The RNA shown here (transfer RNA) has 74 nucleotides and comes from candidate division WWE3 bacterium CG10_big_fil_rev_8_21_14_0_10_48_23. RNAcentral holds the sequence, with entries from ENA.
RNA sequence: GCCGGCGUAGCUUAGCUAGGUGAGAGCAUCCGUCUCCAAAACGGAAAGCGUGGGUUCGAAUCCCGCCGCCGGUG
Numbered sequence: 001g002c003c004g005g006c007g008u009a010g011c012u013u014a015g016c017u018a019g020g021u022g023a024g025a026g027c028a029u030c031c032g033u034c035u036c037c038a039a040a041a042c043g044g045a046a047a048g049c050g051u052g053g054g055u056u057c058g059a060a061u062c063c064c065g066c067c068g069c070c071g072g073u074g
Stems, first nucleotide, its partner, number of pairs: 001073007010027004020057001029045005050066005
């Protein structure tokens, strides 16, 4: 240089190959209930589609560029 894959919350990830429901889950964090206190349990909160552009009535999802990571290869 070329080819392929991946990028969603602090971490692990579903959803992508059928474009349309309010973007969901577990763990962690914070608050509350309970308790003498704490843990556990239960309830609640905060937190996300790598970035820019395109297509579309509508994009996490399709297309293109870029960035980062992983693998292969002359």